[in-house]
């Protein structure tokens, strides 16, 4: 770096160090000396991940597969302003027609797991 596949509107700090940067990218808008970013600690999920309930399915025989929910938290990743801050590419609705906005579907692009190779 590539394929697969699940997910991405919840939740998480008045800590220390540190000392101009930051939000993938492009544009826009934003955060930032009342302290960027990295590191440290702290907390947040629950993917690894079980298990237990309840529905569908299947059948010669599988305690097999899907879905929903309860739920645990030591370990191994992640994650801790803003919806993956919003847009990017196609549809559709509003917009009397077009256009600028808006609202919505999908994709694409990025993220992060878990798996291949």
């Nucleotide at each position: 770096a590539u394929c697969u596949u699940a997910u991405c509107a919840a939740g998480a700090g008045u800590g220390g160090u540190g000392g101009a940067g930051g939000g993938a990218u492009a544009u826009g808008c934003c955060c930032g000396a009342a302290g960027a970013a990295a590191c440290c600690c702290g907390g947040c999920a629950a993917c690894c991940u079980a298990a237990g309930u309840g529905g569908a399915u299947g059948a010669a025989c599988g305690u097999g597969u899907c879905c929903a929910u309860u739920g645990c938290a030591a370990g191994g990743u992640g994650c801790u302003a803003a919806a993956u801050c919003a847009u990017a590419c196609a549809g559709a609705g509003c917009g009397a027609c077009a256009a600028a906005g808006c609202u919505u579907u999908g994709a694409g692009a990025g993220a992060u797991g878990a798996g291949a190779g």